[in-house]
Context: one part of a larger RNA
RNA sequence: CUGGGCGUAAAGCGUACGCAGGCGGUUUGUUAAGCGAGAUGUGAAAGCCCCGGGCUCAACCUGGGAACUGCAUUUCGAACUGGCAAACUAGAGUAUGAUAGAGGGUGGUAGAAUUUCAGGUGUAGCGGUGAAAUGCGUAGAGAUCUGAAGGAAUACCGAUGGCGAAGGCAGCCACCUGGGUCAAUACUGACGCUCAUGUACGAAAGCGUGGGGAGCAAACGGGAUUAGAUACCCCGGUAGUCCACGCCGUAAACGAUGUCUACUCGGAAUUUGGUGUCUUGAACACUGGGUUCUCAAGCUAACGCAUUAAGUAGACCGCCUGGGGAGUACGGCCGCAAGGUUAAAACUC
Numbered sequence: 001c002u003g004g005g006c007g008u009a010a011a012g013c014g015u016a017c018g019c020a021g022g023c024g025g026u027u028u029g030u031u032a033a034g035c036g037a038g039a040u041g042u043g044a045a046a047g048c049c050c051c052g053g054g055c056u057c058a059a060c061c062u063g064g065g066a067a068c069u070g071c072a073u074u075u076c077g078a079a080c081u082g083g084c085a086a087a088c089u090a091g092a093g094u095a096u097g098a099u100a101g102a103g104g105g106u107g108g109u110a111g112a113a114u115u116u117c118a119g120g121u122g123u124a125g126c127g128g129u130g131a132a133a134u135g136c137g138u139a140g141a142g143a144u145c146u147g148a149a150g151g152a153a154u155a156c157c158g159a160u161g162g163c164g165a166a167g168g169c170a171g172c173c174a175c176c177u178g179g180g181u182c183a184a185u186a187c188u189g190a191c192g193c194u195c196a197u198g199u200a201c202g203a204a205a206g207c208g209u210g211g212g213g214a215g216c217a218a219a220c221g222g223g224a225u226u227a228g229a230u231a232c233c234c235c236g237g238u239a240g241u242c243c244a245c246g247c248c249g250u251a252a253a254c255g256a257u258g259u260c261u262a263c264u265c266g267g268a269a270u271u272u273g274g275u276g277u278c279u280u281g282a283a284c285a286c287u288g289g290g291u292u293c294u295c296a297a298g299c300u301a302a303c304g305c306a307u308u309a310a311g312u313a314g315a316c317c318g319c320c321u322g323g324g325g326a327g328u329a330c331g332g333c334c335g336c337a338a339g340g341u342u343a344a345a346a347c348u349c
Base pairs, nucleotide, nucleotide: 004320005319006318007303008302012317014201015200016199017198021194022193023192025088026087027086028085029084030083031082033081034080035077036076037075038074039073040072041071042070049065050064051063052062053061054060091191092188093187094186095185096183097182098181099180103177104176105175106174107173108172109171110154115149116148117147118146119145120144121143125136126135162169163168206247207246208245209244210243211242215241216240220236221235222234223233258316259315260314261313262312263311266294267293268292269291270290271289272288273287274286275285276284277283278281298305299304322349323348324347331342332341333340334339
């Protein structure tokens, strides 16, 4: 160096974009760097290997050959890779027309419900639990009716549903805006794939400044339970949850399954486009893009996966190498901090 792996055994970066790098469609010509063939020079001797010879043999010594798989120069070849030139349209993209969607941002607005406040009616309980008690209530609670305030979330529709790169996204309306899919043409003409470093996004919690604060609720207080109860249950309750701006950069960030491309039996459902058929129907057939179930070949240690692969192959990246020590210490970088990231060893089994 080659050889093994990564759904669950160790192992896919949380996700994307993307410079360098790696890899790259079809045809023709050319070149000759890679590649192939020949020649020449060199590749010291000894040693190794083969065939001989000399010490009685051997070790040892000695003659010849082979080998030295390399390097340089030169001649030839042109399939493949590369370079150059020209062209192509099947990859990729653009235009046109349709189309679905909780995709994102901003502003507005609606109706339930909880809570609080004010007022009316009204009287002795309410609340809570396994049972209670703390708690609230004759200073009039709870119940009920009317009005007001304020914050947060959007029942039904609702789904194996939809959209998004992932995180994630749900009342309704308007504006701004990203991406996807389909159809028939036209155009560009390989413009592509992947991607170390890098950059951006990234739930919840947490942090900073300023607002907001209905409900819920870490911490905390009280009541129970219990041998105890720093809990589970109950009554309260502050950060926080919400908004703006700025940080943090982590999750069982999961499909525990990297991205892209090609190929490989069927069946069923659902969503969203298009075309056709006639008996215009809640129809049928065909054809694209998603999602879900089931199964063949094949794969797998098994479980299972199975055209959305964990099958068959290719390109590129990331990662793994016994358990503990340890995702820790030290150092670096980042952060206001919390901490994050990179990442050992001794020792031990």
Small-subunit ribosomal RNA, central domain from Alteromonadales bacterium C357, 349 nucleotides, folded computationally. The full RNA is in RNAcentral, with records from ENA. Its Rfam family is "Bacterial small subunit ribosomal RNA". Gene Ontology terms of the family: ribosome and structural constituent of ribosome. The organism belongs to Alteromonadales, within Bacteria. The prediction has a mean pLDDT of 88.